[in-house]
Context: one part of a larger RNA
C1' cells in the first nucleotide's frame, strides 16, 4: 500500500417534534381618508442596540364596566419601584393626546426640511391661508344696460384598498399540422368608475292556434338547431325541473324613543386513591368515582376524575348591528314619450362569418303615424295572435375575500409547506424597474459546569461537579453516507 474488525472524526442525511405554512367550512365584515388615511421618518424607557407599544400627556392619561394579587412589553438578566380587597397591573368600550412627512391643501422642494402672510393673544401660544366643482351674496371690464372676469362665504370633491362588478379601448403567441377569411378572444392589456355586490328587472316579451306572464343563477334541452376557407373550430334557443320571488311612480327610506335578540370584558362548572417500576407516573396491579363534560392543550413517559379547558348554565354601566312597535320629518316624475321608430349606406351585436337574414345598437342622410294608431311574431305578403318603444326606481335567488372569530383536514412537516416556522420582502445583487437566500431542535428544569490543573492572563482540553444521561457542554435530540485516521490480524 490493500483487505477484514474494532474505535474515533469530519459530515449532516434518516427518525421523531413543530412554533409557521396549505386547502377548506360555518358565521362575521365589507371599507379607511381634509374630524388628515393606507404607508412611514423621527422620537418615546433606569436603557446602548433591534423588535413590540406609543406620540413631547410619547411602552402611556381619563371615564364606565370586568378580573384581579401581583406588577414592572420581547430580546434579557438586574437595578430603582408600583401593588395586595382595591385608583397596582391586565381586560372591554367610550375618552383625551396623537411631532413631522405623506391625498398633503399658506408658498416652495432633493419625503420626513426651508420659508412665509392675516387674525386673535394671558406673550407660551391658537386659529386661518391649496386646487376643482355646485349654490349664494358682492363687486364688476372692452360697451349704456348687461356679460365675462373678480372676491367672500357654505357645502361637496380629491387619495389608499385583495378580489369580486359595470362602461370605454383592446392585442398576439397558438389552432388551422403552412396562412390571408376564421381561431386564440372580446380573452391578456390599459383607462374610468361604483357597490356590498354589481348589472339586470316588471313585456312595443315569448308561444302557436293551447297559453304562458319582469329580472337572477343552477340543472337539463344538447354538443342538438345551426353558424363556419360548410376547415379548424364557434355553438345557441322553445321547453321543462329547481333556488328565490315583489312589485312600483314616493312605494322605498332617513331621525328619535320603547322593547326584545346577538355581539363587543366575564363568572360558575363533575368526579381517585393506594402499590410497583422508573430521575419523574399519566405506564403497570388493585380497588373507586363523574359524564348534558371521553372535543382539545399542559404537566419529569401514555390522565376522564392534577392544571387549563369542554358539556351545561349564566352576565353587560357603555357601545354596535338586526327585529318590532311608535312619534316625526322628507314626500305624488310626466300625462304617455319626434328629428322618435322606420328607410338608404357604412359598421358593431346577437350561437348566426351579409347569406335568402329577421331583432337590437349607431357614424352619415333621410324620414312616419297618433290607439280608427303602432311595434313583433327569422326574407317578404295576407290572415290571425300577442304587446304597447321612444321616461324613471326596485329585495332576494348569484360573484368574491385585504380582513375578524370558531371549527375541519386519507394537506406539509424545515431541500416540504408561503419566497419568508427563525428580527424575510431581510441580507445580498442592480443606477433603476426589478431580482432575492441561507438560516429550527441542550435539557424535564441552567441545575449552561463553583474550584484545581496544561496553555499566549489563547484557542482546546484534563480533573472536579450538576444531570436519568454530558459521546445531552451550548460548534449542544438521533447522528446515515462519501472522506479522513488510530489500533489489531492477514497478504505484499
Nucleotide at each position: 500500500c490493500g483487505u477484514a474488525u474494532a474505535c474515533g472524526g469530519u459530515g449532516g442525511a434518516u427518525g421523531c417534534c413543530u412554533a409557521g405554512g396549505c386547502a377548506g367550512u360555518u358565521a362575521g365584515a365589507g371599507g379607511c381618508g381634509a374630524u388628515g388615511a393606507a404607508g412611514g421618518a423621527c422620537g418615546u424607557g433606569u436603557a446602548a442596540g433591534u423588535c413590540u407599544g406609543c406620540g413631547a400627556u410619547a411602552a402611556g392619561c381619563g371615564u364606565u364596566g370586568g378580573g384581579a394579587a401581583g406588577c414592572u412589553g420581547a430580546c434579557a438578566a438586574a437595578a430603582c419601584g408600583c401593588g395586595u380587597u382595591a385608583u397596582a397591573c391586565c381586560c372591554a368600550a367610550c375618552g383625551a393626546u396623537u411631532u413631522c412627512c405623506g391625498a398633503a391643501u399658506g408658498g416652495g422642494a432633493a419625503a420626513a426640511c426651508c420659508c412665509a402672510g392675516g387674525u386673535c393673544u394671558u406673550a407660551g401660544g391658537a386659529c386661518c391661508u391649496a386646487u376643482c366643482g355646485u349654490u349664494a351674496a358682492g363687486u364688476g371690464a372692452a360697451u349704456u344696460c348687461a356679460u365675462a372676469g373678480c372676491u367672500u362665504a357654505a357645502c361637496g370633491a380629491a387619495g389608499c384598498a385583495a378580489a369580486c362588478g359595470a362602461g370605454g379601448g383592446g392585442a398576439a403567441c397558438u389552432g388551422a399540422a403552412a396562412c390571408a377569411u376564421c381561431u386564440a378572444a372580446g380573452u391578456a392589456c390599459c383607462c374610468u368608475u361604483a357597490g356590498g355586490a354589481a348589472g339586470a328587472g316588471a313585456a312595443a316579451u315569448c308561444a302557436a292556434a293551447c297559453g304562458a306572464g319582469a329580472u337572477u343563477c343552477c340543472c337539463c334541452u344538447a354538443g342538438u338547431a345551426g353558424c363556419g376557407g360548410c376547415g379548424a373550430g364557434c355553438g345557441a334557443a322553445c321547453g321543462g325541473g329547481g333556488a328565490g320571488c315583489a312589485g312600483c311612480c314616493g312605494a322605498a327610506u332617513c331621525a328619535g324613543u320603547a322593547u326584545g335578540a346577538u355581539g363587543u370584558a366575564g363568572c360558575a362548572g363533575a368526579a381517585u386513591g393506594u402499590g410497583u417500576u422508573g430521575g419523574g407516573a399519566a405506564g403497570c396491579a388493585c380497588a373507586a368515582c363523574g359524564a348534558u363534560a371521553c372535543a382539545g392543550g399542559g404537566u419529569g413517559a401514555u390522565a376522564g376524575u392534577c392544571c387549563c379547558g369542554u358539556a351545561u348554565g349564566u352576565g353587560a354601566a357603555g357601545c354596535a348591528u338586526c327585529a318590532u312597535a311608535u312619534u316625526g320629518g322628507u314626500c305624488a316624475u310626466a300625462u304617455u314619450a319626434a328629428g322618435u321608430a322606420g328607410g338608404u349606406c357604412g359598421g358593431g351585436a346577437c350561437a348566426c362569418g351579409u347569406g335568402u337574414u329577421a331583432u337590437c345598437c349607431u357614424g352619415a342622410u333621410u324620414g312616419a303615424a297618433g290607439a280608427u294608431g303602432g311595434g313583433g311574431g327569422g326574407a317578404c305578403c295576407a290572415u290571425c295572435c300577442u304587446c304597447c318603444a321612444a321616461g324613471g326606481c326596485u329585495a332576494a335567488a348569484u360573484a368574491c375575500u385585504c380582513c375578524u372569530a370558531a371549527c375541519u383536514g386519507a394537506c406539509c412537516g424545515a431541500u416540504a409547506g408561503u419566497g419568508a416556522a427563525c428580527c424575510a420582502g431581510u441580507a445580498c445583487c442592480g443606477u433603476g424597474a426589478g431580482g432575492g437566500a441561507a438560516a429550527g431542535g441542550c435539557g424535564a428544569a441552567a441545575a449552561g459546569a463553583a474550584c484545581c490543573c496544561c496553555u499566549g492572563u489563547g484557542a482546546g482540553g484534563g480533573g472536579a461537579g450538576u444531570g436519568a444521561a454530558a459521546u445531552a457542554g451550548a460548534a449542544c435530540c438521533u447522528g446515515a453516507a462519501a472522506c479522513c485516521g488510530u489500533a489489531u490480524a492477514c497478504g505484499u

A computed fold for a 492-nucleotide part of an RNA from Glaciecola sp. G7-5, annotated as large-subunit ribosomal RNA, domain I. RNAcentral holds the full RNA, with entries from ENA. The prediction has a mean pLDDT of 86.